[in-house]
The RNA shown here (SAM riboswitch aptamer (S box leader)) has 117 nucleotides and comes from a soil metagenome.
RNA sequence: UUUAUCCAGAGUGGCUGAGGGAACAGGCCCGACGACGCCACAGCAACCGGGCCGGAGGCUGAGCAGCAGCCGCCGUGCCAAGGUGCUACUUCCUGCCCGAUAACCGGGAGAGAUAAA
Numbered sequence: 001u002u003u004a005u006c007c008a009g010a011g012u013g014g015c016u017g018a019g020g021g022a023a024c025a026g027g028c029c030c031g032a033c034g035a036c037g038c039c040a041c042a043g044c045a046a047c048c049g050g051g052c053c054g055g056a057g058g059c060u061g062a063g064c065a066g067c068a069g070c071c072g073c074c075g076u077g078c079c080a081a082g083g084u085g086c087u088a089c090u091u092c093c094u095g096c097c098c099g100a101u102a103a104c105c106g107g108g109a110g111a112g113a114u115a116a117a
Base pairs, nucleotide, nucleotide: 001117002116003115004114005113006112011041012040013039014038015037019030020029021028024095025094026093027092042087043086044085047083048082050079051078052077053075054074055073057071058070059069060068061067091111096108097107098106099105
């Protein structure tokens, strides 16, 4: 940079000690009953990778049927040993644009996070 996803899911212990929820602003929350962070273990998820099942194809065996092997594709599919990631709040919400309402709201953009290339 490109593509995909981001309203689901999953926490205990130890250390530390004052701020934290990316940045700015507003709001709403978490936090001395110890947050955030770090470490250990546990767990979640299924992006990559691996295995399996199912489906429709293609190629080959060899000329048809049937059969076998191989290849990629597809699935609200299954598993979770490996590479990442994640385990308060929708990415905590809003900010810009469009639509709509009495209000709540819906769609998109931007920014950000993660994965793969």
The coordinates come from a structure-prediction model, not an experiment, and the mean pLDDT is 82.